Model confidence (mean pLDDT): 83 of 100. Predicted 3D model of an 85-nucleotide RNA (transfer RNA) from Kutzneria viridogrisea.

[in-house]
RNA sequence: GCCAGGUUGCCCGAGCGGCCAAAGGGAGCUGACUGUAAAUCAGCCGGCACAGCCUACGGAGGUUCGAAUCCUUCACCUGGCACCA
Numbered sequence: 001g002c003c004a005g006g007u008u009g010c011c012c013g014a015g016c017g018g019c020c021a022a023a024g025g026g027a028g029c030u031g032a033c034u035g036u037a038a039a040u041c042a043g044c045c046g047g048c049a050c051a052g053c054c055u056a057c058g059g060a061g062g063u064u065c066g067a068a069u070c071c072u073u074c075a076c077c078u079g080g081c082a083c084c085a
Base pairs, nucleotide, nucleotide: 001081002080003079004078005077006076007075010026011025012024018065028044029043030042031041032040046054047053048052058074059073060072061071062070
């Protein structure tokens, strides 16, 4: 340099153009249980002026009525190939 795959919430990880603040697990918070703790069970787990709105899937553009999902480009990670005067 070329090719392929990948980058998702605090961590891991699934993800179909609309049904997505996004399955599931962990961590965390609250409660139950327990002599205490662990284990187990239940609820919560982006923010707010909460039937809704805002912001989010590596960065920036673009397509679309609508994008985590499609396109372009950049960055980074993994593997393969090439180069190595």
Rfam family: tRNA.